[in-house]
RNA sequence: CAAUGAUAAAGGCAAACCUACUGAAAAGUAGCGGCGCAAAGUUAAAGGGUCUAAGCACGUUUGUGUAUGGCAGCCUAACCAUCAAA
Numbered sequence: 001c002a003a004u005g006a007u008a009a010a011g012g013c014a015a016a017c018c019u020a021c022u023g024a025a026a027a028g029u030a031g032c033g034g035c036g037c038a039a040a041g042u043u044a045a046a047g048g049g050u051c052u053a054a055g056c057a058c059g060u061u062u063g064u065g066u067a068u069g070g071c072a073g074c075c076u077a078a079c080c081a082u083c084a085a086a
């Protein structure tokens, strides 16, 4: 340096629930909490996937389609990063 990943150590992240705020919603932020995570760090303008449908289009009975809105804790990819037993 690369690969690999312990019932190691240090440090880190934080699901669901609940509360507040923002948002049309999905969801996000903060608090609480801890299901889990060796990239659960970043990129959604890298590709796929998925959620929502305000607006718009069509329809006319409360529908269908659509991302310019989300999700990186769905998969792949790119970039960067902690530790060191076998």
Base pairs, nucleotide, nucleotide: 004084005083012037013036018031019030020029021028022027035073041079042078043077046076047075048074049071050070051069055066056065057064058063
Predicted 3D model of an 86-nucleotide RNA (c-di-GMP-I riboswitch aptamer) from an Ignavibacteriaceae bacterium. Model confidence (mean pLDDT): 88 of 100. Lineage of the source: Bacteria > Pseudomonadati > Ignavibacteriota > Ignavibacteriales > Ignavibacteriaceae.